[in-house]
Context: one part of a larger RNA
RNA sequence: GGAUGAACGUUGACGGCAUGCUUAACACAUGCAAGUCGGGCGAGAAGUAGUGCUUUCAGUGACGGACGAGUGAGUAACGCGUAAGAACCUGCCCUUAGGAGGGGAACAACAGUUGGAAACGGCUGUUAAUGCUCCGUAGGCUAAAAAGCAAAAGGAGGAAUCCGCCCAAGGAGGGGCUCGCGUGUGAUUAGCUAGUUGGUGAGGCAAUAGCUUACUAAGGCGAUGAUCAGUAGCUGGUCCGAGAGGAUGAUCAGCCACAUUGGGUCUGAGACACGGUCUAGACUCCUACGGGAGGCAACAGUGGGGAAUUUUCCACAAUCGGCGAAAACUUGACGGACCAAUGCCGCGUGGAGGUCAAAGACCCAAGGGUCGUGAACUUUUUUCCCGGAGACGAAGCAAUGACGGUAUCUAAGGAAUAAGUAUCGGCUAACUAUGUGCCAGUAGCCGCGGUAAGACAGAGGAUGCAAGCGUUGUCC
Repeated sequence: GGAUGAACGUUGACGGCAUGCUUAACACAUGCAAGUCGGGCGAGAAGUAGUGCUUUCAGUGACGGACGAGUGAGUAACGCGUAAGAACCUGCCCUUAGGAGGGGAACAACAGUUGGAAACGGCUGUUAAUGCUCCGUAGGCUAAAAAGCAAAAGGAGGAAUCCGCCCAAGGAGGGGCUCGCGUGUGAUUAGCUAGUUGGUGAGGCAAUAGCUUACUAAGGCGAUGAUCAGUAGCUGGUCCGAGAGGAUGAUCAGCCACAUUGGGUCUGAGACACGGUCUAGACUCCUACGGGAGGCAACAGUGGGGAAUUUUCCACAAUCGGCGAAAACUUGACGGACCAAUGCCGCGUGGAGGUCAAAGACCCAAGGGUCGUGAACUUUUUUCCCGGAGACGAAGCAAUGACGGUAUCUAAGGAAUAAGUAUCGGCUAACUAUGUGCCAGUAGCCGCGGUAAGACAGAGGAUGCAAGCGUUGUCC
């Protein structure tokens, strides 16, 4: 000098665009953040005034709750980055070729009864389906053959047809796995390792594999730093630098890991699942003491910690996602508004003229000099205020805008409404007098102050930057 997710002191007109718990992965009141489909299904309720329709809907069923949003605790690792590979899976989407024949038994809802304070249940009876199941069929699978095994569902419409269902092949996108290289510190950590390293059999997985297990051999790693310890999410990037390189990993984007702390599993194409489930801890709450409920590292917000970080806001109008045939519904994603000079950028606090250099202040050699064209004064313009008009963003019939009566345009009014902060001994731009008297104080370094202090304090003047300025922390 540059930079900063900054903080502190002091001051503070406006706008645009960004950014905003770096600390306690501390605990959380309240509201909301994941639903949708009646064009899968049978009931119920309400309406109509009428045997048909409309609306709504607990339950069953289907798809989605594995995305989106958050955080960085753990992790020195195939976690990440980069370049490759073979033994794999893939809902929705796209392309292609076929198919959907015939039966059956249940379970919710519901009704009855019953247990419990509640959470939530038990028993009996009844019922539908795109729920479950049997038989038949199969260009698929079992390495090949023989032989064997495995499917399906309907709905809407007057119809055409459309939306679905099943099997198979391919694709796209996504994911799992393996490997070369790279990836911070310590030797005041030198030896580490028994499923350990390899083989065979068996099991297991979507798939390879000590992934698991029995037997078997004794291997495997290590000064090219194993093991251990401590630190840390990684990257694209960001900051500094002419570069080499050093530091860093907020916002945005990619990957990973986590969801009160551990462990486990089901469902599913996909999870060992933040707002699923089971279990064990800790904590909080309810209880009729028998037993139950909860998880903000979603968005707001509260307490606490801290030098320090915002509103318990508006809207689904746009974009995206989910579901649906669609209309629509939903979406604290997102779009916006609010707060904060936190940063960057823009703009203003007037412009032009103006001296017997008024008053005042300071200095003085007492003549004068400086503040100073500065003010006053003359003339002129309008950020502002108040009226009027008023968007783009809406996506090609129309309708549909949270922001927002915002941005913007315009009539009238009137300089009216707006400057600070740090420094002035040298480094370093900017000096005098007074007070103080090694005191009070100052200070980044050198240092200053003990009676004429350009270094302290206030004053006058000056210099720098400016809605900021200065200090502190951190990096280059």
This is a predicted structure of a 476-nucleotide part of an RNA (small-subunit ribosomal RNA, 5' domain) from Gypsophila vaccaria.